[in-house]
Context: one part of a larger RNA
RNA sequence: CUGGGCGUAAAGAGUACGUAGGCGGUCUUGUAAGCGUAUGGUGAAAGGCAUCGGCUCAACCAGUGUCAGCCGUGCGAACUGCGAGACUUGAGUGCGGGAGAGGAAAGCGGAAUUCCUGGUGUAGCGGUGAAAUGCGUAGAUAUCAGGAGGAACACCGGUGGCGAAGGCGGCUUUCUGGACUGUAACUGACACUGAGGCACGAAAGCGUGGGGAGCAAACAGGAUUAGAUACCCUGGUAGUCCACGCCGUAAACGAUGAAUACUAGGUGUCGGGGAGCAAAGCUCUUCGGUGCCGCAGCUAACGCAUUAAGUAUUCCACCUGGGGAGUACGUUCGCAAGAAUGGAACUC
Numbered sequence: 001c002u003g004g005g006c007g008u009a010a011a012g013a014g015u016a017c018g019u020a021g022g023c024g025g026u027c028u029u030g031u032a033a034g035c036g037u038a039u040g041g042u043g044a045a046a047g048g049c050a051u052c053g054g055c056u057c058a059a060c061c062a063g064u065g066u067c068a069g070c071c072g073u074g075c076g077a078a079c080u081g082c083g084a085g086a087c088u089u090g091a092g093u094g095c096g097g098g099a100g101a102g103g104a105a106a107g108c109g110g111a112a113u114u115c116c117u118g119g120u121g122u123a124g125c126g127g128u129g130a131a132a133u134g135c136g137u138a139g140a141u142a143u144c145a146g147g148a149g150g151a152a153c154a155c156c157g158g159u160g161g162c163g164a165a166g167g168c169g170g171c172u173u174u175c176u177g178g179a180c181u182g183u184a185a186c187u188g189a190c191a192c193u194g195a196g197g198c199a200c201g202a203a204a205g206c207g208u209g210g211g212g213a214g215c216a217a218a219c220a221g222g223a224u225u226a227g228a229u230a231c232c233c234u235g236g237u238a239g240u241c242c243a244c245g246c247c248g249u250a251a252a253c254g255a256u257g258a259a260u261a262c263u264a265g266g267u268g269u270c271g272g273g274g275a276g277c278a279a280a281g282c283u284c285u286u287c288g289g290u291g292c293c294g295c296a297g298c299u300a301a302c303g304c305a306u307u308a309a310g311u312a313u314u315c316c317a318c319c320u321g322g323g324g325a326g327u328a329c330g331u332u333c334g335c336a337a338g339a340a341u342g343g344a345a346c347u348c
Base pairs, nucleotide, nucleotide: 003320004319005318007302008301012316014200015199017197021193022192025087026086027085028084029083030082031081033080034079035076036075037074038073039072041071048066049065050064051063053061054060090190091187092186093185094183095182096181097180102176103175104174105173106172107171108170109153114148115147116146117145118144119143120142124135125134161168162167205246206245207244208243209242210241214240215239219235220234221233222232257315258314259313260312261311262310265293266292267291268290269289270288271287272286273285274284275283276282277281297304298303321348322347323346330341331340332339333338
């Protein structure tokens, strides 16, 4: 340097943006670096290879031929590169539209739980498989009225929508990102991928200051049990909530990297456009998303199947028997918890 792989066997980075690098649309023209060809010199000998000889064979030795990179010169111009010019299909911009729990901030709302105050009212309530701990004659539970406070937003709600992923759900306003569709005015390859890098990144956890209704690790008590550091019950603190700052991990999953092109169909649904008709509708068609079924093909099978795990191309990440081990050591990051990188001996 090379092979085969990566849905479930080992293996797709949690996700995006983007530097270097790799790779890159159509046409014309030039160049000749890559590429091809010819020729010349060089390419020492020995060695290698082929053939033929000499030691009885062989090793060994010898003759002849041949092999070869680099370099010079000439020629060729399809492809790659480089230079120049042009193009519009890729990409982007403009203009016209509608959809959306996309993001941030502020304000508002009703239902419910809990607590407080007052009224009515009396002996139970609560809880379980059954109980007990617990609450209650200092008046509970139940019920009515008023008040406080925090958190979450029933129905609509949907293999519905939006977002790169994590994720996002009451209503209103302000600010703001992206996608889609129609048009074809503009730019004219500006594209794709992306080692390092940088940003985002559920929950739990950490720091400072608030907040604290419900729920609830730890903890306490009651049960169960042979025991019960559990499952069940009564309580209950961190936490859950807010602001700012860390952490950087998940079965971060579609266990399926990104981009482009092509390859039978059928049937739902969401957002746009067009056409037709007997027009609150129906039919046909087109673009984008999201499901189900299914042919070819693929697959070890399961299954995938225009949202590919099919057929191809480009780029990146990763794997290479099980354990030891995602451990040790070192380094970087972190307040810490720990994270990232990441072995070997030994053993089967």

This is a predicted structure of a 348-nucleotide part of an RNA (small-subunit ribosomal RNA, central domain) from an uncultured bacterium. Its mean pLDDT, the model's own confidence on a scale to 100, is 86. RNAcentral holds the full RNA, with entries from ENA and SILVA.